A computed fold for a 74-nucleotide RNA from Candidatus Iainarchaeum sp., annotated as transfer RNA. The RNAcentral record of the sequence draws on ENA. It matches the Rfam family "tRNA". It is annotated as a transfer RNA. The coordinates come from a structure-prediction model, not an experiment, and the mean pLDDT is 83.

RNA sequence: GGGGAUGUAGUGUAACCUGGUUAUCACGGCAGGCUCCAGACCUGCAAAUCGGGGUUCAAAUCCCUGCGUCCCCA
Numbered sequence: 001g002g003g004g005a006u007g008u009a010g011u012g013u014a015a016c017c018u019g020g021u022u023a024u025c026a027c028g029g030c031a032g033g034c035u036c037c038a039g040a041c042c043u044g045c046a047a048a049u050c051g052g053g054g055u056u057c058a059a060a061u062c063c064c065u066g067c068g069u070c071c072c073c074a
Stems, first nucleotide, its partner, number of pairs: 001073007010027003020057001029045005050066005
C1' cells in the first nucleotide's frame, strides 16, 4: 500500500440480512427481603448502540466518511 472481519451497559452477548413496543439476556454493581451474620435464593433500581454526515415519518439496523481492534496479501 491492497483486501476482509469487527465496534451495543463495568464484562460478555441478542436484535442488523428483512428499519417500527420502553434495545435482550447472563455475570457484575447498588437497594430491599430472607438469615444470628454471610453466602445462596427472591424482588426492585441504575447503566450501552465508536465519532460525524446522509436517506427516511422513523436508523443499533441502510448509504458515505473518519477512528479503534483483529486477520490475510504485498